[in-house]
Molecule: Bacterial RNase P class A
Organism: Actinomycetota bacterium
RNA sequence: GCAGUUGGCCGGGCGAUCGCGGCCCCACCACCAAUGGGGCUGAGGAAGGUCCGGGCUCCGCAGGGCAGGGUGCUGGGUAACGCCCAGACCGGGUGACCGGGGGACAGUGCCACAGAAAGCAAACCGCCGGAUCCGGCGCUUACCGAGGGGGCGCCGGAUCCGGUAAGGGUGAAACGGUGCGGUAAGAGCGCACCAGCGCCCCGGGUGACCGGGGCGGCUCGGAAUACCCCACCUGGAGCAAGACCAACAGGGGACAGGGAGCGGCCCGCUUCAACCGCCCCGGGUAGGUCGCUGGAGGCCGGCGGCAACGCCGGUUCGAGAUGGAUGGUCGCCCAGCUGCCGGGACCCUUUGGGUGGCGGCGGUGGACAGAACCCGGCCUACAGGCCAACUGCGAUG
Numbered sequence: 001g002c003a004g005u006u007g008g009c010c011g012g013g014c015g016a017u018c019g020c021g022g023c024c025c026c027a028c029c030a031c032c033a034a035u036g037g038g039g040c041u042g043a044g045g046a047a048g049g050u051c052c053g054g055g056c057u058c059c060g061c062a063g064g065g066c067a068g069g070g071u072g073c074u075g076g077g078u079a080a081c082g083c084c085c086a087g088a089c090c091g092g093g094u095g096a097c098c099g100g101g102g103g104a105c106a107g108u109g110c111c112a113c114a115g116a117a118a119g120c121a122a123a124c125c126g127c128c129g130g131a132u133c134c135g136g137c138g139c140u141u142a143c144c145g146a147g148g149g150g151g152c153g154c155c156g157g158a159u160c161c162g163g164u165a166a167g168g169g170u171g172a173a174a175c176g177g178u179g180c181g182g183u184a185a186g187a188g189c190g191c192a193c194c195a196g197c198g199c200c201c202c203g204g205g206u207g208a209c210c211g212g213g214g215c216g217g218c219u220c221g222g223a224a225u226a227c228c229c230c231a232c233c234u235g236g237a238g239c240a241a242g243a244c245c246a247a248c249a250g251g252g253g254a255c256a257g258g259g260a261g262c263g264g265c266c267c268g269c270u271u272c273a274a275c276c277g278c279c280c281c282g283g284g285u286a287g288g289u290c291g292c293u294g295g296a297g298g299c300c301g302g303c304g305g306c307a308a309c310g311c312c313g314g315u316u317c318g319a320g321a322u323g324g325a326u327g328g329u330c331g332c333c334c335a336g337c338u339g340c341c342g343g344g345a346c347c348c349u350u351u352g353g354g355u356g357g358c359g360g361c362g363g364u365g366g367a368c369a370g371a372a373c374c375c376g377g378c379c380u381a382c383a384g385g386c387c388a389a390c391u392g393c394g395a396u397g
Stems, first nucleotide, its partner, number of pairs: 001393010012333007020042008044368001048379002051377005056238004068234005073087005089100004102229002107227002110222002124168002126164016143148001176194006195219001197216008242290004251281003255277001257275001258272005297316008334366001336364007345355004
C1' cells in the first nucleotide's frame, strides 16, 4: 500500500423568528376558569417489530400429580431471559475469525428420485463351484451304411441350483482403510498397523472434556422442525392494567303534598302510588383526576473478577401528550458530492493525455425513522463518518 476480521462510537452544530405540548410566575378577577404577558423545558440508537424476560396492577390459587407450553454442551453473570461472558468439542476459513447444539442399543415409524438392496438384510452385472444341454478343437475306439456315432481331455456358450460382497453401476448416504496370509472365488475369515464404537483402569480439570493404558466383538448409517424419552422452567390477563370523583338519565328510601280507609269535622293512625316537590343512599355512563415518570437511572473514580458483572464513594436529574405537542421559514458554519478559475507535483506512447492533492468563488447538501406505564435483551432499518486491536499478501528499510 492492497485485501480483510472483530469490537466500540457519532449519526449535523450555532442563532433568529412564527407556531405547538408541559410546568412555574405575573396581570385581569371575590375565587376558579378563560384571556394576555414572561421564564424554563420538549424523541432515538434504534423511540420500530412486539419476538423473549422482568417490575407494576387486577383476577385466580391448600398440597401433590397429570396434561399443555417453553428451554436444551459446561461453568458463571443477572431481578429474569431464548440474553451476556468465559471455556470444551465438532464443522468452515491460509489466517484474524465465523457457525453449531440433550438423547437414534427405551420404543414406534420414516429415508423422495435412482438403485439389486436404505437398516437387517438383500444380489442386477460381475467372480467362483456343481448339474444338464449345445458348439468348436484334439486324442482314442472292439460300433456303423465310412458321412459319422461313442468315450476322454481342453475351450466357449445357454439354463438351473448354490457360494460371494473384493470389482462395476445408483444415490445425499451402501455396513471400516492399507498390506500380507487365506480361499473354488471371496470376505475381519485370520494377522499387523490405522480409524471408529463399547466397557474397565490411571492421571488432569468444578465441569463440558482432555491425555495415557488394557480388553472386546471386529464395525453398529441418517434424521428428534416425525412421534417420543430425559432434565429444568412454567397460573391468566394486561396501563384500554387498575384506583378515585362524578353531570344527565334511571334505581332505592325518608319527609311534606295527593288518593283510599278508620263515614259529621279537625288532629292522629293505617294504607296506596305508574304523579309532583325536596333531601338522602348505592351502583355507575359521558367527563375529569390519579396511576405517570426518580429508576434494576445517567456520569466519574476506587476495589474485586480473564470477562460478563458486582461492591463502595462522589456527583447529577434529562419529555409526559390522550385525537395524541416536539413543526415551518431564514442566516452562518461543518462533513460529503459537484462546476469554474489559479498556481504547482508525479507518470506516460510528450503540440497531447492521465493521476492524486492545495487555494479561491459558486451550486447542492445529511439517512433510517417518531415516545405513549417503565426497564433488560434480541432482531430488523440506516446516507455518511470516526476510533482501536488483529489477520493475509506485496514492497522498502